Model confidence (mean pLDDT): 81 of 100. A computed fold for a 73-nucleotide RNA from a Candidatus Altimarinota bacterium, annotated as transfer RNA.
RNA sequence: AGGCCAGUAGCUCACCGGUUAGAGCAGGGCGCUCAUAACGCCUUGGUAGUGGGUUCAACUCCCACCUGGCCUA
Repeated sequence: AGGCCAGUAGCUCACCGGUUAGAGCAGGGCGCUCAUAACGCCUUGGUAGUGGGUUCAACUCCCACCUGGCCUA
């Protein structure tokens, strides 16, 4: 320098054009127990890396940039 992949909740990841963005773990509350852990129930938390474009409608498609990883030279 070129190419590829990824960026979504505190962490690990789904969903992938139809608008209510979810799961597990974690945090909070309650139950259970003599008590703790475990277990069960409820609950909190994100405007989907940034900016633009396409569309009636974008986390999802396109472009640029940023960050991380890998490959080639």
Rfam family: tRNA. By type it is a transfer RNA.